Annotation:
The RNA shown here (glmS glucosamine-6-phosphate activated ribozyme aptamer) has 171 nucleotides and comes from Thalassobacillus cyri. Rfam family: glmS glucosamine-6-phosphate activated ribozyme aptamer. Rfam links the family to the GO terms regulation of gene expression and catalytic activity. It is annotated as a riboswitch. The literature on the family includes a 2004 paper in Nature by Winkler et al., "Control of gene expression by a natural metabolite-responsive ribozyme". Of the family's consensus pairs, 87% are formed in the model.

RNA sequence: AUAAAUUUAAAAGCGCCAGGGCUAUUUUCGGUUCGUAAUGAAAAUAGUUGACGAGGAGGAGGUUCAUCGAGACUUCGGCGGAUGCCUCCCGGUUGCGGCACUUCAACCGUUUGUUCAGUUUUUAAAACAAAGAGGCGACUCUUUUGGACAACGAAGCUGGGCGUAGUGCAA
Numbered sequence: 001a002u003a004a005a006u007u008u009a010a011a012a013g014c015g016c017c018a019g020g021g022c023u024a025u026u027u028u029c030g031g032u033u034c035g036u037a038a039u040g041a042a043a044a045u046a047g048u049u050g051a052c053g054a055g056g057a058g059g060a061g062g063u064u065c066a067u068c069g070a071g072a073c074u075u076c077g078g079c080g081g082a083u084g085c086c087u088c089c090c091g092g093u094u095g096c097g098g099c100a101c102u103u104c105a106a107c108c109g110u111u112u113g114u115u116c117a118g119u120u121u122u123u124a125a126a127a128c129a130a131a132g133a134g135g136c137g138a139c140u141c142u143u144u145u146g147g148a149c150a151a152c153g154a155a156g157c158u159g160g161g162c163g164u165a166g167u168g169c170a171a
Base pairs, nucleotide, nucleotide: 014080015079016078017077019076020049021048022047023046024045025044026043027042028041029040052069053068054067058089059088060087061086062085063084090109091108092107093106094105095104098169099168100167101166102165113162114161115160116159117158118157119156120155121154122153128146129145130144131143132141133140134139
């Protein structure tokens, strides 16, 4: 950013735009010049741009630059939000033969202890180019094609490391 109220819809690289970039129109300056015009600058108005996917949710409160890479170098900048992070609560697992209860500790979130190594799986998308549609233009939308190329994390398997005590029961 006119304000307020009600209703509906909608999401997390999500939404918005007062900075900035770019475009158009108008005016002025300037330049050129016989005269006019182009390149340029400023102002106003209107528009346009402003995050590509993967991944991520026990609850409450708090908090802000809240994971990974691709591309590009405005995906700059700003505002709001957000599955992140912190504390507490609840729940769970582990603590080395089985079950139960209690305690302590650590770590997790219902597929729930942590760590190391190996291995398998887990649809990347845009950028780019071409075609089509809309627009005076900057740009926007949809589809198809070239069709590819990641990282983190997660799940499974294999092999190692770290990782309390007490009581009772069964064998």